The RNA shown here (transfer RNA) has 71 nucleotides and comes from a bacterium. The coordinates come from a structure-prediction model, not an experiment, and the mean pLDDT is 82. RNAcentral holds the sequence, with entries from ENA.

RNA sequence: GCCUCUAUAGCUUAGUGGUAAAGCUACGGACUCUUAAUCCGCAGACCUUGGUUCGAUUCCAAGUGGGGGCA
Repeated sequence: GCCUCUAUAGCUUAGUGGUAAAGCUACGGACUCUUAAUCCGCAGACCUUGGUUCGAUUCCAAGUGGGGGCA
């Protein structure tokens, strides 16, 4: 330099055009002499900029970051 895959919550992953889900973590509460475990509740995210569309996390283009391959 070229090709290819990928980017969703603090972390790990779902979500194939119509109000974004779960586990763990964090926070609050119950239980307990206390802690742990368990149970209940709560908060938290679509990489950026454009395009298509009535409507985009989803489709398209470019860019940025990361992984892989070729040279």